Annotation:
Predicted 3D model of a 467-nucleotide part of an RNA (small-subunit ribosomal RNA, 3' major domain) from an uncultured bacterium. The full RNA is in RNAcentral, with records from Greengenes. Its mean pLDDT, the model's own confidence on a scale to 100, is 82.
Context: one part of a larger RNA
RNA sequence: UGACGGGGGCCCGCACAAGCAGCGGAGCAUGUGGUUUAAUUCGACGCAACGCGAAGAACCUUACCAGGUCUUGACAUCCAGUAAAACUUGUAGAGAUACAUCGUGUCUUUGGACAUACUGAGACAGGUGGUGCAUGGUUGUCGUCAGCUCGUGUCGUGAGAUGUUGGGUUAAGUCCCGCACGAGCGCACCCCUACGGUUAGUUGCUACGAAAGAGCACUCUGGCCGGACUGCCGUUGACAAAACGGAGGAAGGCGGGGACGACGUCAAAUCAUCAUGCCCCUUAUGACCUGGGCUACACACGUGCUACAAUGGCCACCACAGAGAGAAGCGAGCCUGUAAGGGUAAGCGGAACUCAAAAAAGUGGUCCCAGUUCGGAUUGUGGGCUGCAACCCGCCCACAUGAAGUCGGAGUUGCUAGUAAUCGCGGAUCAGCAUGCCGCGGUGAAUACGUUCCCGGGCCUUGUACA
Numbered sequence: 001u002g003a004c005g006g007g008g009g010c011c012c013g014c015a016c017a018a019g020c021a022g023c024g025g026a027g028c029a030u031g032u033g034g035u036u037u038a039a040u041u042c043g044a045c046g047c048a049a050c051g052c053g054a055a056g057a058a059c060c061u062u063a064c065c066a067g068g069u070c071u072u073g074a075c076a077u078c079c080a081g082u083a084a085a086a087c088u089u090g091u092a093g094a095g096a097u098a099c100a101u102c103g104u105g106u107c108u109u110u111g112g113a114c115a116u117a118c119u120g121a122g123a124c125a126g127g128u129g130g131u132g133c134a135u136g137g138u139u140g141u142c143g144u145c146a147g148c149u150c151g152u153g154u155c156g157u158g159a160g161a162u163g164u165u166g167g168g169u170u171a172a173g174u175c176c177c178g179c180a181c182g183a184g185c186g187c188a189c190c191c192c193u194a195c196g197g198u199u200a201g202u203u204g205c206u207a208c209g210a211a212a213g214a215g216c217a218c219u220c221u222g223g224c225c226g227g228a229c230u231g232c233c234g235u236u237g238a239c240a241a242a243a244c245g246g247a248g249g250a251a252g253g254c255g256g257g258g259a260c261g262a263c264g265u266c267a268a269a270u271c272a273u274c275a276u277g278c279c280c281c282u283u284a285u286g287a288c289c290u291g292g293g294c295u296a297c298a299c300a301c302g303u304g305c306u307a308c309a310a311u312g313g314c315c316a317c318c319a320c321a322g323a324g325a326g327a328a329g330c331g332a333g334c335c336u337g338u339a340a341g342g343g344u345a346a347g348c349g350g351a352a353c354u355c356a357a358a359a360a361a362g363u364g365g366u367c368c369c370a371g372u373u374c375g376g377a378u379u380g381u382g383g384g385c386u387g388c389a390a391c392c393c394g395c396c397c398a399c400a401u402g403a404a405g406u407c408g409g410a411g412u413u414g415c416u417a418g419u420a421a422u423c424g425c426g427g428a429u430c431a432g433c434a435u436g437c438c439g440c441g442g443u444g445a446a447u448a449c450g451u452u453c454c455c456g457g458g459c460c461u462u463g464u465a466c467a
């Protein structure tokens, strides 16, 4: 000087408390451990691994296993020789592949050149092989916590100190005062959103059952401005910074949300995104193919979905969103099927058309507290769709079947407002496959006395068998 303390002081955070809804019990989905397996590819392991890499494993992906194959190679450059190559068709084969067949380049100074394929020789290719404790890059985390430093000066023999401590204040090393003077990285300043003005009106809007025509007041869209700054008033304060109350205002003291993550810590994570040193393999640890596996299942854990019902289930009726996506796409309408879907087909590269229909929670009727008209697992049969192909191993529909489950031990999680809870809608990935993820809006609470305690953190100070 740091670090640590079941030392002290001050302060903060859904940290506790006050509340609401959960998890832990059930069934299922998904990830992990374990076990099994020819293989169940690999990585991630307290917080900060476990619906994580994976925004989508039937083949492919795919890295794993079995079998069948290749050896200058699936991919790149160079040399020599031959031939255009591709494509079509046939035979054998599980296919890779092998053989046959079809086919016959462009430029040209006619020397050749270019591209492609095959053969041969070697230089080499190749490796999702090892090492994240050799590395770059990227990322998590403490933590959006308020800190971390420097120049000059001064003090100290020196390590170092000072500044950065102190008195107040703030979300903030934010600001004020006092104190060495200044400076940098952080804080704030940025973007979206909430109000208004102005401008521009088509595909939007208006009057309408609809259209033509008309208009741009309204809604809305998108460009430019205004607006919030403790600016004004009062009280407190040290005549400061500021705090508290009030006015006006759409909004008030950081208005709400997002992006942004200081010096550093964890030899944290990643050699399997990529790059890369060294080591290793080179007729194999490289490459191709078929099939299998990653989907196994006495069990254990994490994260979720659905429930156990009446604030509900079922039936009927019907109102109100936002944000998105669309051409090998979205697909209206009509016909057909109980339905999933099928047939036909308009419009739309889209403020126009479509997804999209009834957005759902809503309203009326019924059920009458039961393992039920709750719950839907599991299983059977019959179908639909995607796709070479749904056996291993997809999703959906109809009928039948109807399991556990009557609110969950110890313990434990999230959340302070348009939040929790609850309700539906969209998108990425994607042929198909969503209870996951990322977004969107609808309805819309309870509680916070307070900081004694648990956890984490910041500043000052004190002790030290630690560095």
Base pairs, nucleotide, nucleotide: 001467002466003464004463005462007461008460009459010458011457012456013455015451016450019415020414021413022412023411026306027305028304029303030302031301032300033299034297035296042053043052064292065291066290067289068288069287070286073124077123078122079120080119081118082117083116089100090099091098092097105114106113107112126281127280129279130278131277135275136274137270138269139268140266142264147185148184149183150182151181152180153162154161155160166177167176168175190258191257192256193255195226196225197224198223199222200221201220204216205215206214229252232246233245234244235243236242308408312367313366314365315364316363317362324355325354326353329348330347333344334343335342336341374405379400380399381398382397383396384395385394421443422442423441424440425439426438427437